[in-house]
This is a predicted structure of a 100-nucleotide RNA (c-di-GMP-I riboswitch aptamer) from a Rhodospirillales bacterium. NCBI's taxonomy places the organism under Bacteria, Pseudomonadati, Pseudomonadota, Alphaproteobacteria, Rhodospirillales. The coordinates come from a structure-prediction model, not an experiment, and the mean pLDDT is 87. The model forms 100% of the base pairs in the Rfam consensus. Rfam family: c-di-GMP-I riboswitch aptamer. From the family's description: GEMM was predicted in a large-scale screen for bacterial structured RNA regulatory elements.
RNA sequence: UCCACGAAACGGCAACCCACCGGAAACGGUGGAGACGCAAAGCUUCCGGCCUAAAAUUUUCUCGAGAAAUCCGAGGAAUCAAGGUAGCGGGGUCACCGAA
Numbered sequence: 001u002c003c004a005c006g007a008a009a010c011g012g013c014a015a016c017c018c019a020c021c022g023g024a025a026a027c028g029g030u031g032g033a034g035a036c037g038c039a040a041a042g043c044u045u046c047c048g049g050c051c052u053a054a055a056a057u058u059u060u061c062u063c064g065a066g067a068a069a070u071c072c073g074a075g076g077a078a079u080c081a082a083g084g085u086a087g088c089g090g091g092g093u094c095a096c097c098g099a100a
Base pairs, nucleotide, nucleotide: 005098006097012038013037017032018031019030020029021028022027036087042093043092044091046090047089048088049085050084051083056079057078058077059076061075062074063073064072
């Protein structure tokens, strides 16, 4: 010095909660208060998982309109990510310190 590793120190981040803002939601941002935890809890959705389901599609459901069929409108339901989660895991990438 490099790779791995994670003792100590200087420090760093901040779960939950509250307010406001954004969003259909999941969730996010800022502030307050506060540490559940974290050695990458820095950054990045490339892969898998998980969350949500606005739009879209479907519908042997309900209601309405119609003389009626096809069809139309509203609601419900189902599927679904292009939304989210990096504090779910893996990958990629950058980085502080230096005991064993």